[in-house]
Formats: sequence, structure tokens, C1' cells
RNA sequence: GAAGCCGGCCAGACGGUCGCUGGGGGCGUUUGCGCCUUCAGAGGAAAGUCCGGGCUCCGCAGGGCAGGGUGCUGGAUAACGUCCAGGCGCCGCGAGGCGACGGAAAGUGGAACAGAAAGCACACCGCCGAUGGCCCGCAAGGGCUCAGGCAAGGGUGAAAUGGUGCGGUAAGAGCGCACCGCGGCGGUGGCGACACCGCCGGCACGCCAAACCCCACCCGGAGCAACACCAAAUAGGCAGGUGCAGCGCGGGCGACCGCGCGCAAGGGCGGCCCGCCCGAGCCUGCGGGUAGGUGGCUCGAGCCGCGGGGCAACCCGCGGCCCAGAUGAAUGACCGUCCCCGACAGAACCCGGCUUAUCGGCCGGCUUCAACU
Repeated sequence: GAAGCCGGCCAGACGGUCGCUGGGGGCGUUUGCGCCUUCAGAGGAAAGUCCGGGCUCCGCAGGGCAGGGUGCUGGAUAACGUCCAGGCGCCGCGAGGCGACGGAAAGUGGAACAGAAAGCACACCGCCGAUGGCCCGCAAGGGCUCAGGCAAGGGUGAAAUGGUGCGGUAAGAGCGCACCGCGGCGGUGGCGACACCGCCGGCACGCCAAACCCCACCCGGAGCAACACCAAAUAGGCAGGUGCAGCGCGGGCGACCGCGCGCAAGGGCGGCCCGCCCGAGCCUGCGGGUAGGUGGCUCGAGCCGCGGGGCAACCCGCGGCCCAGAUGAAUGACCGUCCCCGACAGAACCCGGCUUAUCGGCCGGCUUCAACU
């Protein structure tokens, strides 16, 4: 210098004017609020709502079944499907990256198409035909490829019953041997996953569990429109009271009857009056609940600095700081100057993760190649 790998960070800057939301202070007030002033006011993902936890209500003696989830080992954590470290496998020259990575010698099941054969496998092409048979030949021997042998080579397939090499054979074959692989046993190292070493066994036990299943561990349900409090009008509920004095018009000799007004039907007991009981309606009070309002609401597994422990994730101690809280829902508009001309995107109970989107740029560590010193 070029090409890369990993980690961290920024997310136009500055000034002015006018607004919006919240907190503090002051003034006024009809106690509803208004005005002035000051301070603060979106993100690395606020997103998807995919996991986990807090919080709230409901349920719950304990255990089991069903259902769901997770799945190498050790650790971190409130918890996790997250993170850290390690093991193994794969990819990369490398820095590094990726992996649902328990069990197929419990059971059930699956493997389309192709292919001769796909699980107690098979022989299409091919090779052989030593042996037996047949033919030729005096014989040596040759031929046929009939019986039969083989699985090395070709072909099919995602996959064909260990691989490479040497020997061996008629041709072949773990048939024999060496190494690798596989299995069993033992030893050493490691908390462990696992690794290494030795001995034994010619090799049995192919693949799929993101098929059922088995094993181990975890999981009650719903969610801030949770939940709690205050509390109109209207209509229900409960309790008490009241539930009739009169006036006008018409009819009738009259007792009285009918109609209307007045907030205000009537009915029962009784021979009648008083009285008592029921009673639509009306009045008052209470209670639940709706509209509306308030709390929940942001001080928290919080942020920053220093020190300590740990490879790390992370944890501990000390000091400092307060950092949106809206509810038709604020976080904006305009002007000026400058630059490399600015991406994805907007809180709604909170927090830890994952995933997805994202113009451009900065910093640190590391790798490979080339040249120079």
C1' cells in the first nucleotide's frame, strides 16, 4: 500500500424568533384555571411483538395425566430460545464464520423417481468359467459359455452393505496383511463435553427423531383497555315520607255525578264517620354502575466515574447524577450561516434479549499478500 476479519461509536452543526408537553418558582383567581419565569423533552432500533422477567388481577394443599417448549459441556443472569468460555463437526490460506449438536444395539414407521437390487438386499451391462458338462485334438492343449462362480469395473440413485495399498485368485472378495475408519475393554488428562494412548475384534450396529416416539429439564391463565379510587344526567335497585286542600264548567229538586285545572290514579276493611292497610305517581336519602376524572406512570435488575474479582459474559464496593411521561395524544415551524447536503425511522406500564430496517462516517485490534528499511 492492497484486500479482508472482529469489536466499539456518531446519526448534520451553530444562532435567532414563534409555538407544544411536563416539572419547579412567582402572581392573579370565580379554586375550574390563567399569566410570567426557569429547567427538561424520542431511538439505536422507540419497529416486529418472536422469547424471557417485573408488576396487577384471577386460579391454586400436594402430586400426576394431557399439552407446549428447550436439547453438546461448563458458567453468567431476575429469567431466557439470550450472552460468555470451551468441546465436536463443517467452511475459509488466515484473522475468523456457521451449526435444533441428546437417543436409531426400546418400539412403530418412512425413503418419491430412477434402478437388477433400498434392509434378514441384488445381478442389468460386465468379469471369470479353475471345477463339472459338451465339442475339437493322438497328446499337450484349444473352444462353447451349459451348470455355475464374482461383486473388482460400468450404470441408477440423496444413499448400494467400510476406504487406500500390497498380496492373493480362474475371476474376485476382509479371503490375508499394513494403515485409516468402526466397535469393545483398559489407562492418562480434563469439573465436564471430549481428547490422546494401549490391547482386542475382520467388521457386527447404513440413513431419517425439523416422523411418531424415548430420555432429561422448564412451563397455571389473562394482561396497563391489567388493576384501584372519585363520581353527573338518564334508566333500573333499596329505604323513608307523601299519596290531597281547593277552584271552574255542565247535569240533577237534592244527596250527588261527569269533565277540566291544580305536582298528586285508585283500591280494600266497614252500615257510616274517624281510623288502618295496599298503592301508580311525586319528594328525599342510600347503593351499584356508565360518561367523565384521578392514581397506576416512571427512581429503575437505572446512568456516569473510580477501585477490586473473573479469560470473558458478568459481579462486588465507594462516590456522583436524575435522564420524556403525553391521553386526540406534545417533542414542531420559520429565518440566517456553514459542511461531506444528512439513511431507517416516532415513546404509550417497565426492563433484559432476539430479529428486521438503516445515507454516510470515525476509532481500536487482528489476518493475508506485495514492496521497501
A computed fold for a 373-nucleotide RNA from a Betaproteobacteria bacterium, annotated as Bacterial RNase P class A. It was read from a public genome assembly, where an Rfam model found it. Of the family's consensus pairs, 95% are formed in the model.